Glycine riboswitch aptamer from Alphaproteobacteria bacterium MarineAlpha9_Bin1, 89 nucleotides, folded computationally. It was read from a public genome assembly, where an Rfam model found it. Rfam family: Glycine riboswitch aptamer. Rfam 15.1 lists 9,425 matches to the family in 5,228 species. NCBI's taxonomy places the organism under Bacteria, Pseudomonadati, Pseudomonadota, Alphaproteobacteria. Its mean pLDDT, the model's own confidence on a scale to 100, is 81.

RNA sequence: UGUAGCACCUAGGGAGAUACUAGUUUUCUAGAGCCGAAGGAGCAACGAAGGUCUCGGAAACUCUCAGGCAAAAGGACCGGGGUGGCGUA
Numbered sequence: 001u002g003u004a005g006c007a008c009c010u011a012g013g014g015a016g017a018u019a020c021u022a023g024u025u026u027u028c029u030a031g032a033g034c035c036g037a038a039g040g041a042g043c044a045a046c047g048a049a050g051g052u053c054u055c056g057g058a059a060a061c062u063c064u065c066a067g068g069c070a071a072a073a074g075g076a077c078c079g080g081g082g083u084g085g086c087g088u089a
Base pairs, nucleotide, nucleotide: 001089002088003087006084007083008082009081010080012078013077018032020031021030022029023028033069034068035067039065040063041062042061046056047055048054
C1' cells in the first nucleotide's frame, strides 16, 4: 500500500395471503378465514456422555407465538457502492 471472509453504512431488486364480517366518530375493538421471507420456537444425520434417560446439533424444512393479508410501510435473501479491516500478499 492492497485485501477473500468479516463488521458497519447506503441506495436497488424482493414473494405469499380477506380492500372479509359485525360493532365503532376515526387510526380502534371483536370474530371467522388465510400467508411465511422480520423476529421467535422445534428437529435429522452426526458427535459427546452412556445400561436407558440426557446434552450439543441446520435451514428457504416444520410451527405460526409474534408479524402480515388493496396501497404505503415492513421484508429473509441477492447482487452494487462506500468505510473499516483480522489473517495474508